[in-house]
RNA sequence: CCGUCAGGUUCGGGAGAAUCCGGCACUGCGGGGCGACCCGUGGCGUCGGUGCCGAAGGAGCAACCGCCCCGGUAAACUCUCAGGCGCAAGGGACCGUUUCUGACAA
Numbered sequence: 001c002c003g004u005c006a007g008g009u010u011c012g013g014g015a016g017a018a019u020c021c022g023g024c025a026c027u028g029c030g031g032g033g034c035g036a037c038c039c040g041u042g043g044c045g046u047c048g049g050u051g052c053c054g055a056a057g058g059a060g061c062a063a064c065c066g067c068c069c070c071g072g073u074a075a076a077c078u079c080u081c082a083g084g085c086g087c088a089a090g091g092g093a094c095c096g097u098u099u100c101u102g103a104c105a106a
Base pairs, nucleotide, nucleotide: 003104004103005102006101007100008099011096012095013094018050020049021048022047023046024045026043027042028041029040030039031038032037051085052084053083057081058079059078060077064072065071066070
């Protein structure tokens, strides 16, 4: 200097699933009213309910192995505790990429 493994880091890519139902508050538009307000419709927030998604995290299991009572051990599989479900934002396994640290080998 190069290589293998593990962890961080830079940049790029990165999916899925109700603009569902109801309440409350705010607000745009239209109509009614002297006014307070009322009706319809849309947007956003929040609360509750149901349905759904799996690629943060978490949990479970096979083959196989062992000291064979039992235990160890996987996932992108399974479960959905958590998380998420209009756009946007954010998160995002994984892939490529930049660089750092540690261990091993040479």
Notes:
This is a predicted structure of a 106-nucleotide RNA (Glycine riboswitch aptamer) from Paragemmobacter straminiformis. Its mean pLDDT, the model's own confidence on a scale to 100, is 79. Lineage of the source: Bacteria > Pseudomonadota > Rhodobacterales > Paracoccaceae > Paragemmobacter. It matches the Rfam family "Glycine riboswitch aptamer". Rfam's curators write: This family represents the bacterial glycine riboswitch.